[in-house]
């Protein structure tokens, strides 16, 4: 240089045929306990990497750029 993959909550990841975004862990609060842990209940946390395009509607389709990973010369 060329080709492919990937980017979603603090972390690891789901998200079906395009239809209005979730889980586990973690964090915070509560119940319980002499205290703590565990368990249980609840809550917060997202411009879905960036800029465009298509569409009534985009995390999802097309595309620019950027980061990371793999292959290849």
């Nucleotide at each position: 240089g060329c080709a492919g993959g990937u980017a979603u909550a603090g972390c690891u990841c789901a998200g079906u045929u395009g239809g209005u975004a979730g889980a586990g862990c973690g964090u915070c609060g509560g119940u319980c306990u002499c205290c703590a842990a565990a368990a249980c209940c609840g809550a917060a946390a997202g411009u879905c990497g960036u800029g465009g395009g298509u569409u009534c509607a985009a995390g999802u389709c097309c595309u620019u750029c950027u980061g990371c990973c793999u292959g290849u010369g």

The RNA shown here (transfer RNA) has 73 nucleotides and comes from uncultured Ruminiclostridium sp.
Rfam family: tRNA. By type it is a transfer RNA. Gene Ontology term of the family: triplet codon-amino acid adaptor activity.
The organism belongs to Ruminiclostridium, within Bacteria.
It was read from a public genome assembly.
Its mean pLDDT, the model's own confidence on a scale to 100, is 82.